A computed fold for a 75-nucleotide RNA from Desulfuromonas sp., annotated as c-di-GMP-I riboswitch aptamer. It was read from a public genome assembly, where an Rfam model found it. Taxonomically the source falls in Desulfuromonas (Bacteria, Thermodesulfobacteriota, Desulfuromonadia, Desulfuromonadales).
C1' cells in the first nucleotide's frame, strides 16, 4: 500500500415526519427530528423506479451496478 470492516478510536451523514420557502411536478433547499448508514461523501456512465410545460427535458447517489477520491487500523 492493497483488501478488509471491530462490542476499536475521532468524529461524521440524516429516513419517516413536523415548519419555511422554490419548482407544473418528481422533487430540491434550510431549521427541527432521528430509521439507519463504513463511503447515507462526490459522480447521471449502465439499469431501475418517479415527474412533466412529454419531438423534449427533468428527478432519485438512502434502489442496483460501476467510476474517481477519502478517516481509523483489530482480524
Nucleotide at each position: 500500500a492493497g483488501c478488509c470492516g471491530a462490542c476499536a478510536a475521532u468524529g461524521g451523514c440524516a429516513a419517516a415526519c413536523c415548519c419555511a420557502g422554490g419548482g407544473c411536478a418528481a422533487c430540491c433547499u434550510g431549521g427541527g427530528g432521528a430509521c439507519g448508514c463504513a463511503a447515507a461523501g462526490c459522480c447521471a456512465c449502465g439499469g431501475g423506479u418517479c415527474c412533466u410545460u412529454c419531438u423534449g427535458g427533468g428527478a432519485u447517489a438512502g434502489c442496483c451496478g460501476g467510476g474517481a477520491u477519502a478517516c481509523c487500523g483489530a482480524a
Notes: Its Rfam family is "c-di-GMP-I riboswitch aptamer". Its family is annotated with cyclic-di-GMP binding in the Gene Ontology.